[in-house]
RNA sequence: GAAUCAACGAUGAAGAGUUUGAUCCUGGCUCAGGAUGAACGCUAGCGGCAGGCCUAACACAUGCAAGUCGAGGGGCAGCGGGGAUAAGCUUGCUUAUCCGCCGGCGACCGGCGCACGGGUGCGCAACGCGUAUAGAAUCUGCCUUGUACUGGGGAAUAGCCCAGAGAAAUUUGGAUUAACGCCCCAUAGUAUGUAGGAGUGGCAUCACUUUUACAUUAAAGGUUACGGUACAAGAUGACUAUGCGUCCCAUUAGUUAGUUGGUAAGGUAACGGCUUACCAAGGCAGCGAUGGGUAGGGGCCCUGAGAGGGGGAUCCCCCACACUGGUACUGAGACACGGACCAGACUCCUACGGGAGGCAGCAGUGAGGAAUAUUGGACAAUGGGCGGGAGCCUGAUCCAGCCAUGCCGCGUGCAGGAAGACGGUCCUAUGGAUUGUAAACUGCUUUUAUACGGGAAGAACAAGGGGCACGUGUGCCCUUCUGACGGUACCGUAAGAAUAAGGAUCGGCUAACUCCGUGCCAGCAGCCGCGGUAAUACGGAGGAUCCAAGCGUUAUCCGGAAUCAUUGGGUUUAAAGGGUCCGUAGGCGGGCCAUUAAGUCAGGGGUGAAAGUCUGCAGCUCAACUGUAGAAUUGCCCUUGAUACUGGUGGUCUUGAGUUAUAGUGAAGUAACUAGAAUAUGUAGUGUAGCGGUGAAAUGCAUAGAUAUUACAUAGAAUACCGAUUGCGAAGGCAGGUUACUAACUAUAUACUGACGCUGAUGGACGAAAGCGUGGGGAGCGAACAGGAUUAGAUACCCUGGUAGUCCACGCCGUAAACGAUGGAUACUAGCUGUCCGGAUGCAAAUCUGGGCGGCCAAGCGAAAGUGAUAAGUAUCCCACCUGGGGAGUACGUCCGCAAGGAUGAAACUCAAAGGAAUUGACGGGGGCCCGCACAAGCGGUGGAGCAUGUGGUUUAAUUCGAUGAUACGCGAGGAACCUUACCAGGGCUUAAAUGUGGUCUGACAGCUUUAGAGAUAGAGUUUCCUUCGGGCAGAUCACAAGGUGCUGCAUGGUUGUCGUCAGCUCGUGCCGUGAGGUGUCAGGUUAAGUCCUAUAACGAGCGCAACCCCUGCCGUUAGUUGCCAGCAUGUAAAGAUGGGGACUCUAACGGGACUGCCGGUGCAAACCGCGAGGAAGGUGGGGAUGACGUCAAAUCAUCACGGCCCUUACGUCCUGGGCCACACACGUGCUACAAUGGCCGGUACAGAGAGCAGCCACUGGGCAACCAGGAGCGAAUCUAUAAAACCGGUCACAGUUCGGAUCGGGGUCUGCAACUCGACCCCGUGAAGCUGGAAUCGCUAGUAAUCGGAUAUCAGCCAUGAUCCGGUGAAUACGUUCCCGGGCCUUGUACACACCGCCCGUCAAGCCAUGGAAGCCGGGAGUGCCUGAAGUCCGUCACCGCAAGGAGCGGCCUAGGGCAAGAUCGGUAACUAGGGCUAAGUCGUAACAAGGUAGCCGUACCGGAAGGUGCGGCUGGAACACCUCCUUU
Repeated sequence: GAAUCAACGAUGAAGAGUUUGAUCCUGGCUCAGGAUGAACGCUAGCGGCAGGCCUAACACAUGCAAGUCGAGGGGCAGCGGGGAUAAGCUUGCUUAUCCGCCGGCGACCGGCGCACGGGUGCGCAACGCGUAUAGAAUCUGCCUUGUACUGGGGAAUAGCCCAGAGAAAUUUGGAUUAACGCCCCAUAGUAUGUAGGAGUGGCAUCACUUUUACAUUAAAGGUUACGGUACAAGAUGACUAUGCGUCCCAUUAGUUAGUUGGUAAGGUAACGGCUUACCAAGGCAGCGAUGGGUAGGGGCCCUGAGAGGGGGAUCCCCCACACUGGUACUGAGACACGGACCAGACUCCUACGGGAGGCAGCAGUGAGGAAUAUUGGACAAUGGGCGGGAGCCUGAUCCAGCCAUGCCGCGUGCAGGAAGACGGUCCUAUGGAUUGUAAACUGCUUUUAUACGGGAAGAACAAGGGGCACGUGUGCCCUUCUGACGGUACCGUAAGAAUAAGGAUCGGCUAACUCCGUGCCAGCAGCCGCGGUAAUACGGAGGAUCCAAGCGUUAUCCGGAAUCAUUGGGUUUAAAGGGUCCGUAGGCGGGCCAUUAAGUCAGGGGUGAAAGUCUGCAGCUCAACUGUAGAAUUGCCCUUGAUACUGGUGGUCUUGAGUUAUAGUGAAGUAACUAGAAUAUGUAGUGUAGCGGUGAAAUGCAUAGAUAUUACAUAGAAUACCGAUUGCGAAGGCAGGUUACUAACUAUAUACUGACGCUGAUGGACGAAAGCGUGGGGAGCGAACAGGAUUAGAUACCCUGGUAGUCCACGCCGUAAACGAUGGAUACUAGCUGUCCGGAUGCAAAUCUGGGCGGCCAAGCGAAAGUGAUAAGUAUCCCACCUGGGGAGUACGUCCGCAAGGAUGAAACUCAAAGGAAUUGACGGGGGCCCGCACAAGCGGUGGAGCAUGUGGUUUAAUUCGAUGAUACGCGAGGAACCUUACCAGGGCUUAAAUGUGGUCUGACAGCUUUAGAGAUAGAGUUUCCUUCGGGCAGAUCACAAGGUGCUGCAUGGUUGUCGUCAGCUCGUGCCGUGAGGUGUCAGGUUAAGUCCUAUAACGAGCGCAACCCCUGCCGUUAGUUGCCAGCAUGUAAAGAUGGGGACUCUAACGGGACUGCCGGUGCAAACCGCGAGGAAGGUGGGGAUGACGUCAAAUCAUCACGGCCCUUACGUCCUGGGCCACACACGUGCUACAAUGGCCGGUACAGAGAGCAGCCACUGGGCAACCAGGAGCGAAUCUAUAAAACCGGUCACAGUUCGGAUCGGGGUCUGCAACUCGACCCCGUGAAGCUGGAAUCGCUAGUAAUCGGAUAUCAGCCAUGAUCCGGUGAAUACGUUCCCGGGCCUUGUACACACCGCCCGUCAAGCCAUGGAAGCCGGGAGUGCCUGAAGUCCGUCACCGCAAGGAGCGGCCUAGGGCAAGAUCGGUAACUAGGGCUAAGUCGUAACAAGGUAGCCGUACCGGAAGGUGCGGCUGGAACACCUCCUUU
């Protein structure tokens, strides 16, 4: 660079949300896609192509939808022409009459058509349809081809005319007449029938050809164009038969009398029980008959990767129907949509006598309905009917109208344009973001719409004329003529962005987010779900997203859904294996050989209509649409081959299966007999007061002698030990021993049969326990029942009794957690180990081998748990069963049963889950280990009294608010008389208190005095600013910033309490698991400790623990003032008072010291033990600070801060007074006591820490005292403050006191503006309760408890007995971890996860909903029997008509319809009634989930308000099992 590639077996396959705290699985629900004859909501510019009553096959006004032929006929009503006659007269016109003469032609006879075309889908489950065959069992008008013929005659009838009936529809009588109408005769065979002969062929009856004889049937003419008749053939159309295919229900299982077959006849175009007579007794059916329901079938359409699933509009083919039902006539064809007759319903007309009608043709109307169009144009084209033709007819058809109903196409502008405008919206708000290049503005274009102009194709014909070819009607050419749509499509010109955008959505699925409003309201919602004051989910707005002249919603179908699974699912535990076996049909089936060719495969032929689908090409500007050619149509039939496999047939084999022999095995079955122990009862004896029973008791038994014990007797049931992870059996199940009978299984071996096998729907047999019937039996046990307990109750658990039953025989029942929750059979696929019954080798041990019963595990499988040769692995065959939960194994129906009940087995309605396995937590009246003043051992309290204080309650104008189990209650408050103060009453103020900034002004409006007032406040008087001149200060005024102890601690920050100073909480990498998760962090030790060690698929790390910090205990160094004083000196009554000193104490800084370091023992180690050593201190020395991840929506919006909301002459603020202090009562925390271990009086001694100037206050004086008046010292190691208990003396002698001090009275002091409500203190007097505190409950393990005093903060003072510190004196006890409480770790169960204060069951009560039963009532469809029976075919008859043919009439059969009767069935409704479902916070209990507090569940029986309880048998889908209880011993 070029070429190839049409379809033609490669063009084709997506998921998500929702069960959980999380996970995997099962499983349903829902969504995203496509489609529609659609409808509805909002919106709407144009065109093309399609489509348009899905409902009432409901009823229909009106118009049209089937006529045509005069070249069949008689004719002439109407029209035109012509002629004749007459009249009028404008002498060529009008009128009247006549003539069918011509063009033509109403009605009529006749021919053809009307059986097509068009509509609808009622019926039909059928040879109706589809497909393939057959007709040797058939017909076929018009058309084509061929052969032959076309002679003669006759009688009618309509019309017309006359006369009548009737309202009408219609009709009667008479007369007359024609035909291609009708009839008769002749002619004829190549037709038909019968009989015979010959030949050929086939498919069974037979068919075809030929021949002879007999019989039978034709015609129509005409204007010469055309017709007619017979026969044969073709084509077309129709008919008949058959194979295959063709919906649901078995809660429809039996059905059928012309039924099935035969013979004969009739009938038909034709076969046939199609019909009739006779004969036989068949036919169909589990491969689904019959019945019921539903439904037109197909080509095709939608969806889907496909296989399938759903549908049957438009177009095409077939069928059926034409108001409903029946019937035939005519005809080639009909049992006939726009024909006939009858019956019925309905509507209309009527003169009431009688008539008419059939839109499921096109329009149209009403009705129904969510819903579906014009009472249009034209025969121009295509097609149809008639005709020789012109032509006529044609609601077929072609067009137009309406409708976004669908598909397709076009447009609503394009480019530039940042001051990123205004406005809107939002925000972290001096500003920014977004709307947004969007707009404005500039330039460009003109599709479409509008106006004007031009303007098609679709037309080819036929017919007429002309010509040519053949030669007498055909073909071709030329010419003339024909358009509903329509002046439409299309083209051109003009002007101008001009005429044109909406809908839905925006929590996730699912693309797209903010503000405001609302406040579980209003509302949304496809599913999950949203909304209870900060809603991306409601409503609005701004913005965004997706589609777009549409967009959404609703309905339906397919898909996704492998969610009925052929492709392509499952059944241990999620739904699902039949209780077990036998066995029928059926399905499947060992080796070899031969044959066949049904299945199977291959080639060929026919068919599979067209349209549609797909592909190529082509035409409308493209597309939709259309044309053309092809592919495909996966099917059916015929034919020729192949023969591996399957099947059929024949033969053969032994390994599957079976038979036989020998040996053996077992709780296998049935029947009979029999044994001992135990229990109960009876009798007798011994013996005496209890026995029995329970957690504890009682009922019960017992002095009329129980229990206990001894002996004897009787009875029934069950069989200890052996005994087991044993054995046997199909399962259920089977247990003392012996015998009889029967069956099974195993091994070994020879012989025999020779696939005889496996499975098994329907069917049959067996089938625990309970239960039922009849008859026995009855010891023990024991539903029901009774009593006693327990309890709130106790219809239970426990106890005492006790009936049915349990036992036997016979007969039923037929179910169980009938379980291995695992159907049967066969084959194959690693190991290890135990045991039962055998065999072989072997002395034994052991090895090999067959059949069972078990355990552990590989691969594999599985959602996992698990399973794993006894499969839940890999495969094959057969059966059974499942398809969300509930309703419900219920109702109805049917079958079985004596009954109880069993088997089969739904729906309405309702929910979005129900469920399996595993994980992490939490919990348990589960288990194990461990810790803590948790218990125990102790000491002291509280609870009783009085008072203080806080809280609740009550009260009040207010008693402000908060805190409420532990974790509120001497708490916020570490100081409520005013203030505080937030509350109440009253009185005031409204930019107003304080502060700041800026501007202006003033120099005193401030102070003082005074008046009114409760005060705030208001009024009056008086008088003074400073200055370095910059200003300062104060005030006024203006502007901007107000204020709120109002609400929300469930919007928050910060802070705090508690679990808990408990030892835990996590991460990285790795590993394990599909995953959530696990491991690490577990195990064995050890520790106060997840502290450390060892082990270890883990190795490390972080936050916690510990340590680091502070105080304290010992020592050292340094430094000595205000502290100290040993030594030296001074000095005092005494005194560190003084000089001095640094030794000591002390002060306050730095260091040291303790680490299991050393020793001994135990131990691998870590570590523990020791009256160890040493040491001031010993195993964390003591105390403090320090509080992991988190929990309690814990507390606080009233410390503070802060979002949102609320108030603004008040919820702000000021003032006075009151209240927070109330007081029947209840609770918490304390103080003081009740006394002698004490009170009182007197005396004596010893701290530490902290505080102090509006302060602490020595000392002196006064006062009894509080205190007052003076007055040193000290801003403090300097000054200030008696420490008390203790100790030493004295007194009191057990009492309401010399205890106790409340309460009350009186008098004072102090603080303060002020002590009334409502302060503290002092003095005098008064002298209450109380004599150690019920149930219950609190603190504390050493310098602790107990006890004693001191100090401080707050503070004018103080309600302080509080709080926080300080020191003095100074104990007791701990065996131990069973129990109570709390906590930690491991493990186990779980139906909990808001996590046990969880979950959850049933009755009852209330509301709503659907359903079952029900005396009855109403209705539908179908059938049976009887009666009646139209029209009509057929048959018979026929005295009437007719020459005849024939007809009327009459009779018969059959029948639509009608009536009556008894049932069956389906549906509706119903007093009453039953259960079910749902519902908000109703009532009663607490059945289940943990050992759920009595393990639960299954079957059955009885009982009970209810869950439920109990009996019998069964199951594990139960926990815990050296743990509890009881007994004994120490």
This is a predicted structure of a 1530-nucleotide RNA (small-subunit ribosomal RNA) from Arenibacter algicola. It matches the Rfam family "Bacterial small subunit ribosomal RNA". Gene Ontology terms of the family: structural constituent of ribosome and ribosome. The prediction has a mean pLDDT of 81.